[in-house]
Predicted 3D model of RNase P RNA and transfer RNA as a complex of 429 nucleotides. Rfam match: Bacterial RNase P class A. From the family's description: Ribonuclease P (RNase P) is a ubiquitous endoribonuclease, found in archaea, bacteria and eukarya as well as chloroplasts and mitochondria. Gene Ontology terms of the family: dimeric ribonuclease P complex, tRNA processing and ribonuclease P activity.
RNA sequence: AAAGCAGCACAACCAGUCGCUGGUAACAUCAGAGGAAAGUCCGGACUCUAUAGAGCGGAAGGCUGGCUAACAGCCAGGAGCAGCGAUGCUACGGAAAGUGCAACAGAAAGGAAACUUCCUGGCAUGACCAGGUAAAGGUGAAAGGGUGAGGUAAGAGCUCACCGGAGCAGUGGCGACACUGCUUGCGAGGUAAACCCCCUUCAGAGCAAGGUCUAAUAGAGAUGCCAUCUGCUGCGGCAGAUAAGGGUUGCUCGCCCGAUGCAUCCGGGUUGACUGCUUGAGGUGUCAGGUAACUGGCAUCCCAGAUGAAUGACUGGACAAAACAGAAUCCGGCUUAUGUGCUGCUUUUUGA
RNA sequence: GGGCGAUUAGCUCAGAUGGUUAGAGUACUUGCUUGACAUGCAAGGAGUCACUGGUUCAAUUCCAGUAUCGCCCACCA
Numbered sequence: 001a002a003a004g005c006a007g008c009a010c011a012a013c014c015a016g017u018c019g020c021u022g023g024u025a026a027c028a029u030c031a032g033a034g035g036a037a038a039g040u041c042c043g044g045a046c047u048c049u050a051u052a053g054a055g056c057g058g059a060a061g062g063c064u065g066g067c068u069a070a071c072a073g074c075c076a077g078g079a080g081c082a083g084c085g086a087u088g089c090u091a092c093g094g095a096a097a098g099u100g101c102a103a104c105a106g107a108a109a110g111g112a113a114a115c116u117u118c119c120u121g122g123c124a125u126g127a128c129c130a131g132g133u134a135a136a137g138g139u140g141a142a143a144g145g146g147u148g149a150g151g152u153a154a155g156a157g158c159u160c161a162c163c164g165g166a167g168c169a170g171u172g173g174c175g176a177c178a179c180u181g182c183u184u185g186c187g188a189g190g191u192a193a194a195c196c197c198c199c200u201u202c203a204g205a206g207c208a209a210g211g212u213c214u215a216a217u218a219g220a221g222a223u224g225c226c227a228u229c230u231g232c233u234g235c236g237g238c239a240g241a242u243a244a245g246g247g248u249u250g251c252u253c254g255c256c257c258g259a260u261g262c263a264u265c266c267g268g269g270u271u272g273a274c275u276g277c278u279u280g281a282g283g284u285g286u287c288a289g290g291u292a293a294c295u296g297g298c299a300u301c302c303c304a305g306a307u308g309a310a311u312g313a314c315u316g317g318a319c320a321a322a323a324c325a326g327a328a329u330c331c332g333g334c335u336u337a338u339g340u341g342c343u344g345c346u347u348u349u350u351g352a
Numbered sequence: 353g354g355g356c357g358a359u360u361a362g363c364u365c366a367g368a369u370g371g372u373u374a375g376a377g378u379a380c381u382u383g384c385u386u387g388a389c390a391u392g393c394a395a396g397g398a399g400u401c402a403c404u405g406g407u408u409c410a411a412u413u414c415c416a417g418u419a420u421c422g423c424c425c426a427c428c429a
Stems, first nucleotide, its partner, number of pairs: 001348010013317006020032005034324001038335002041333005046206004053253004058202005063077005078092001079090004093197002098195002100191002115137002118132005123126001145163006164186001165184008210275004219266001221265005227242006245257003268428003282301008353425007362378004371409001380396005402418005
């Protein structure tokens, strides 16, 4: 210098003038979008439904250890794969529980078979028959360990050496796993983001949840489900039980509500106020523990809360102010969009 | 704000358990029929199966992400 890999920071500030939203009783003064506020993909808090139950079904997750309120997230590792490397990626349990699938090609697509070869025998001497074999050829994405030697009629883990696999034992590690030794001739390939099996977790709805107050109007509307029993009685009714229906957004049970009732449709009225609402698993600094994620102590700070929905415009100021983009109950992550700058590391080349 | 669904030819829609070449109607083109048109008959073209990755021998189909479009949800009696 070129090409890359990993990580981090900022996202503007100050002054003046004019506006908007919120806090405080008010004057006045203070505060006023993000790293993703986004996608709504995960996980929680909170609220209602029974504080949430049993079975079947369903959904999600799936190497190990840790962190956390929780997680599909993060940290530290193992194994495999990719890269010369820095480093990156992995939906990473089970194919020996069972079922299925593999088009075309090929003899054969999975406890195997024999098209062309190779070898032996027969006699009819051939494009023959019977048998042996799976080394060579050919097909395919994939052909039942690989290489070499011995062996054989030809061959073959048939035998041997090395590599790989399987089993057992020992050592190290919390563990995933790694290493070493012994035994075994190799004893059934791929696909589970096919069904399935094993283990773990999971109730549903969502702030338009929910609560308080207020205004207005027309429910004798349509359809469906709907009834019995018992007791008392002043014979008008009252009380209780079960059933229908609903809560229940998979089914069954259980639980709760349950009479001028429940569900669906049609119609009518309002377009209100307050609350939930922002002090929180909060921020910053420092000390301590831990490899780290993270946790604890102390000090300090208050940092948007709108509801047709605020956060803007102009002027000036050091080189410049650019990208993606606008909070809506609140947090922790992931993913996606995007500008500028900085640091460390790797490979190659050149120069001193 | 919250909850769901869809994307296949110019348009409207099928499609399957992943397998050789993705179909139908309509529209379009050509030819025949007609004096000429419409209708009818015959033939033909037209596809990044929205996009980008992954699983697999193989993906329109299975899985994940992205983009675009559409639907539903206020309160009271």